[in-house]
This is a predicted structure of a 72-nucleotide RNA (transfer RNA) from a Patescibacteria group bacterium. Its Rfam family is "tRNA". It was read from a public genome assembly.
RNA sequence: GCCUUCGUAGCUCAACGGAUAGAGCACGGCACUCCUAACGCUGAGAUAGAGGUCCGACUCCUCUCGAAGGCA
Numbered sequence: 001g002c003c004u005u006c007g008u009a010g011c012u013c014a015a016c017g018g019a020u021a022g023a024g025c026a027c028g029g030c031a032c033u034c035c036u037a038a039c040g041c042u043g044a045g046a047u048a049g050a051g052g053u054c055c056g057a058c059u060c061c062u063c064u065c066g067a068a069g070g071c072a
Stems, first nucleotide, its partner, number of pairs: 001071007010025004018055001027043004048064005
């Protein structure tokens, strides 16, 4: 330099192009308990960035940034 795959919550993962982007763990609050833990209820929290296509984009296209792998 070229090619492929990938980037979603603090972490691990979902989401045939179509409803308000969902779960588990973790975190805050409440309840329970003599206290703590566990269990239960509840809350906050995310689509790497920019543009494009589309009635509608996490999903498709282009560029940039980052990660992994391959070729030279």